[in-house]
Molecule: FMN riboswitch aptamer (RFN element)
RNA sequence: AAGAUGCUUCGGGAUAUGUGCAAUUCAUAACCGACGGUGAGCGGGGGCGAACCCCGUAAGUCCGUGAGCCUUUGGGCUGAGCCGGUGAGAUUCCGGCACCGACGGUAAAGUCCGGAUGGGAGAAGAUCGG
Numbered sequence: 001a002a003g004a005u006g007c008u009u010c011g012g013g014a015u016a017u018g019u020g021c022a023a024u025u026c027a028u029a030a031c032c033g034a035c036g037g038u039g040a041g042c043g044g045g046g047g048c049g050a051a052c053c054c055c056g057u058a059a060g061u062c063c064g065u066g067a068g069c070c071u072u073u074g075g076g077c078u079g080a081g082c083c084g085g086u087g088a089g090a091u092u093c094c095g096g097c098a099c100c101g102a103c104g105g106u107a108a109a110g111u112c113c114g115g116a117u118g119g120g121a122g123a124a125g126a127u128c129g130g
Stems, first nucleotide, its partner, number of pairs: 003128003007125004015029004030111002032101002034065004041057006060099002068077003081097005103114003
């Protein structure tokens, strides 16, 4: 170092107005974006230095994961992006316009309340390991 563990901590965000008996559920306008990967951007560092190397950060709609639901406990199901630009190369950059969001409750819910002082992808660490 690989690997291991009855181990520890962390681990999801967001609203105003109008109508109405009643709606953060409708209408109008707004707002939010979990985790891993990729990534031509951005920032920092090494190097005399172009090259080159290292670190951090960077996608809601790309590739996957998680919550949720179902289940024969093996597993299964599970949302949404196009157009233009630059370029050797971009569904990731730039510009524009779109679109999506579990279950239960309730005037129909991504934003309220509830299961949940829960679970969790995973992140950091501790110990073991030679």